[in-house]
RNA sequence: AUGAAAAAAAGGCAAACCCAUCGAAACGAUGGCGACGCAAAGUUACCGGUCUAACGGGUUAUCAGGCUCUACGGCAGCGGGACUACCCGA
Numbered sequence: 001a002u003g004a005a006a007a008a009a010a011g012g013c014a015a016a017c018c019c020a021u022c023g024a025a026a027c028g029a030u031g032g033c034g035a036c037g038c039a040a041a042g043u044u045a046c047c048g049g050u051c052u053a054a055c056g057g058g059u060u061a062u063c064a065g066g067c068u069c070u071a072c073g074g075c076a077g078c079g080g081g082a083c084u085a086c087c088c089g090a
Stems, first nucleotide, its partner, number of pairs: 012038002018032005036077001042083003046080003049075003056069005
């Protein structure tokens, strides 16, 4: 450096639901409650994927409204990458 791999110990994070706030919205964020789970469920939107569609474009009938396209908005608990990291060593 690479591959395989338990058990144990101290702990950590916090899904869904509900409440409050923010947001146009988001399988969105924050706080509280609460634990489904997680060995990186720590950080990071670089790649893929995925959610939303305010602004903008198209269409309907010139308004409203509807439909459709589209992140400059999100998701790290979708996968990959990058960085960091506790204990142990059968």
Molecule: c-di-GMP-I riboswitch aptamer
Organism: Pseudomonadota bacterium